RNAcentral holds the sequence, with entries from ENA.
Transfer RNA from Chloroflexi bacterium 44-23, 73 nucleotides, folded computationally.
The source organism's lineage runs through Bacteria, Bacillati and Chloroflexota.
It matches the Rfam family "tRNA". The family's RNA type in Rfam is transfer RNA.
[in-house]
RNA sequence: GGCGAGGUAGCUCAGUUGGCAGAGCAGCGGACUCAUAAGCCGUCGGUCGUGGGUUCAAGUCCCACUCUCGCCA
Numbered sequence: 001g002g003c004g005a006g007g008u009a010g011c012u013c014a015g016u017u018g019g020c021a022g023a024g025c026a027g028c029g030g031a032c033u034c035a036u037a038a039g040c041c042g043u044c045g046g047u048c049g050u051g052g053g054u055u056c057a058a059g060u061c062c063c064a065c066u067c068u069c070g071c072c073a
Base pairs, nucleotide, nucleotide: 001072002071003070004069005068006067007066010025011024012023013022019056027043028042029041030040049065050064051063052062053061
């Protein structure tokens, strides 16, 4: 330099044909227990990498840029 995959909650990741942004873990609170852990109930959580475009409407489609990983040179 070329090609491909990826960037969504603190972490690991879903998100279907464009139409309410989600799960698990972690955190916080409660209940339980002599006490702690596990399990149980509840709850907090987001600039969907950045900037533009299309659209009534974009995590999703298009363009540019940026970062990570892999392959080729």